[in-house]
Context: one part of a larger RNA
């Protein structure tokens, strides 16, 4: 390196934005970079490949042509490519109007329950388990009433639903603000997709200041269970879990399926919008964009399965795989307070 591939056998970067770089819609007209024709130099002999031919053969050999280069020089052709100039509207965007939405940030504030203080009734057990025992409780517990304090998360509504790149997002309310949709028209005028390294963002543990602490709870104690029990079960309990405001950059970061564009029967649910229809309205029936399920045709596929949200059939641009172990380890390098990430072998084994 050539071939092959990446849903679950090895393998799709956790997601984005975008540089260089690859690719690129329609029409004309130029030019000739790449691409095609001639012709013309060169490419030495020797060597392979053919033909004939000499050694009785063959290896040897001799001779002739041929074949060979992203080549160089001239001329030409101009469909595609590349470049110049013009223009176009479909492809991308703006602009007006609608309309969902836990999309994000900040501020307010709700009730429920749990815990703790203060208090009234009330008394002997509560708790906890398979079954108990630690633990609480006559210094009045639990239970039940009033009051009052913190914290943290928000029952029902809730969905096989909704928004977001992607992680993730849920009580109510006010401000701030992002993306998507849909409708009918108008602008620009190829301004497009992908994206190496770059930046940015990123659950949860985990860290650095500082601030909170109900309840849950790593570790730790105790009780129990067991031959043991450093566990499952119980009684407790500290980081932490919340908050700022900085850092780690991991994951089964999952659809184990990169992203973009148009093609390929169909059926039946949701959600969002426009239109037509029917009605007195809801309702309904139709038909169009867009989301998101499920079952299936053709096709794939080892199977299982996917099937217009493809894993089908195509083009473009990124990542990535290359036996099992050794190893995501060791050395190097670099980011990081650390823990430790990234990048990442090789002996040797089978």
């Nucleotide at each position: 390196u050539u071939g092959g591939g990446c849903g679950u056998a090895a393998a799709g970067g956790g997601c984005g934005c975008g540089u260089a770089g690859g690719c690129g819609g329609u029409u004309u007209c130029g030019u000739a970079u790449g691409u095609c024709c001639g012709c013309u130099g060169u490419g030495a002999a020797a060597g392979c490949a053919c033909a004939c031919g000499g050694c009785u053969c063959a290896a040897c050999c001799g001779u002739g042509g041929a074949g060979a280069g992203u080549c160089g020089g001239u001329g030409g052709a101009a469909a595609c490519u590349g470049c110049g100039a013009a223009a176009c509207u479909u492809g991308a965007g703006g602009c007006u109007g609608g309309g969902a939405g836990g999309g994000g940030c900040u501020g307010g504030u709700g009730g429920a329950a749990u815990u703790c203080c203060c208090u009234g009734u009330g008394u002997a057990g509560c708790g906890g388990u398979g079954a108990a025992a630690u633990g609480c409780g006559u210094a009045g517990a639990u239970a039940u009433g009033g009051g009052g304090g913190a914290g943290a998360a928000c029952a029902c509504c809730a969905g096989u639903g909704g928004c977001g790149a992607a992680g993730g997002c849920g009580g109510c309310u006010a401000g701030c603000u992002g993306g998507g949709c849909c409708a009918a028209g108008u602008c620009u005028g190829a301004c497009a997709c992908c994206c190496a390294u770059c930046c940015g963002c990123g659950a949860a543990a985990g860290c650095g200041u500082g601030g909170g602490g109900a309840g849950c709870a790593a570790a730790c104690a105790g009780g129990a269970u067991u031959a043991g029990a450093u566990a499952c079960c119980c009684u407790g309990g500290u980081a932490g879990u919340c908050c700022a405001c900085g850092c780690c950059g991991u994951a089964a970061a999952c659809g184990a399926u990169g992203g973009g564009c148009a093609c390929u029967a169909g059926g039946u649910g949701c959600c969002g919008g426009g239109c037509c229809u029917c009605u007195a309205g809801a309702c309904g029936g139709g038909u169009u964009c867009g989301g998101u399920g499920c079952c299936g045709a053709a096709g794939u596929u080892a199977a299982c399965g996917c099937a217009u949200u493809a894993a089908g059939g195509g083009c473009c641009c990124c990542g990535c795989c290359u036996g099992g172990g050794g190893a995501g380890u060791a050395c190097g390098g670099u980011c990081g307070c650390a823990a430790g990430g990234c990048u990442g072998a090789a002996a040797c084994u089978c």